[in-house]
RNA sequence: CUUAUCAAGAAAGGCUGAGGGAUAUGGCCCGAUGAAGCCUUGACAACCUGCCUGCUUUGUUCUUAUUGGCGAAGCAUGGAAAGGUGCCAAUUCCAUCCGCCGUUGGCGGAACAGAUAAG
Numbered sequence: 001c002u003u004a005u006c007a008a009g010a011a012a013g014g015c016u017g018a019g020g021g022a023u024a025u026g027g028c029c030c031g032a033u034g035a036a037g038c039c040u041u042g043a044c045a046a047c048c049u050g051c052c053u054g055c056u057u058u059g060u061u062c063u064u065a066u067u068g069g070c071g072a073a074g075c076a077u078g079g080a081a082a083g084g085u086g087c088c089a090a091u092u093c094c095a096u097c098c099g100c101c102g103u104u105g106g107c108g109g110a111a112c113a114g115a116u117a118a119g
Stems, first nucleotide, its partner, number of pairs: 001119006011041005019030003025095003042088001044086001047084003051079002053076009092113001096110006
């Protein structure tokens, strides 16, 4: 830089000790009943690799022929979770623009920024 996703999901222990929620500002939250960070274990999820199942197409082989054997590719609101990541308060906590509505607000869409994966 490109593509996809971002409303779901999932915490305990140890060390440590005051901040944290990406950045700036504002709001609103979390935090000495222990923030952030590091370590261990566990979970969640299913993006990538591999595996399994089913279907379709196809190569090859056996056979008189079909069935069959061994492969390959594609597909699935498919499965499991071995490996590579990620993740485990609040929608990515909220904010901008547009539209609608029952208008201190709510809903839908879009953008910016960001996060993660793959390339």
Predicted 3D model of a 119-nucleotide RNA (SAM riboswitch aptamer (S box leader)) from a soil metagenome. The sequence is in RNAcentral, with records from MGnify.